The RNA shown here (transfer RNA) has 74 nucleotides and comes from a Planctomycetaceae bacterium. Its mean pLDDT, the model's own confidence on a scale to 100, is 80. Lineage of the source: Bacteria > Planctomycetota > Planctomycetia > Planctomycetales > Planctomycetaceae. Rfam family: tRNA. Gene Ontology term of the family: triplet codon-amino acid adaptor activity. By type it is a transfer RNA.
RNA sequence: GGAGCCGUAGCUCAAUCGGUCAGAGCAGCAGACUCAUAAUCUGUUGGUUCUGGGUUCGAGUCCCAGCGGCUCCA
Repeated sequence: GGAGCCGUAGCUCAAUCGGUCAGAGCAGCAGACUCAUAAUCUGUUGGUUCUGGGUUCGAGUCCCAGCGGCUCCA
């Protein structure tokens, strides 16, 4: 220098062919249980979907540019 893949909650990850309110587990908070703690159970908070622009009635998803990570080629 070239190519491919990836970027979503504090962490690990879903989200079908573009369409219902962007969800799960863990973590956090509150409660139940217990003499108490842990475990378990119940409820609950938490999102500029990497950034900017474009297409569309509608974008996490498609297109363009950039940034970051990993891998390959030279």